[in-house]
């Protein structure tokens, strides 16, 4: 000096669905309570993700399966888009230079 891996920092990106009870004139809406999947189901000092990028968005009011129901699971998907290819530090490896 370079590479790989781990950790941190700052900055930035992202999602927030489904069902039941309740409230209510109301199948709307959301005071409140509970259930499902998930890291997260909103208003967070949280959680996840930042280029070898499935975090997330688009296609998509898509296709198949399952479910009480759902963006629940799988496909689509080596698809298209997607936020510093930042910085600090530790370990390991490689390479170069200097001194003894």
């Nucleotide at each position: 000096u370079c590479a790989a891996u781990g950790a941190g920092u700052u900055u930035g990106g992202g999602g927030u669905g489904c069902c039941c009870c309740g409230u209510u004139u109301g199948u709307a809406u959301c005071a409140g309570g509970g259930g499902c999947u998930g890291a997260g189901a909103a208003c967070a000092u949280a959680c996840c993700c930042a280029u070898g990028g499935g975090a997330u968005c688009u296609g998509a009011u898509c296709c198949g399966g399952a479910u009480a129901a759902u963006g629940c699971c799988g496909g689509c998907g080596u698809a298209g888009a997607g936020a510093a290819c930042a910085u600090u530090u530790a370990u390991u490896g490689a390479u170069u230079c200097a001194a003894g």

The prediction has a mean pLDDT of 77.
Predicted 3D model of a 100-nucleotide RNA (TPP riboswitch aptamer (THI element)).
Of the family's consensus pairs, 81% are formed in the model.
Its Rfam family is "TPP riboswitch aptamer (THI element)". Rfam links the family to the GO term thiamine pyrophosphate binding.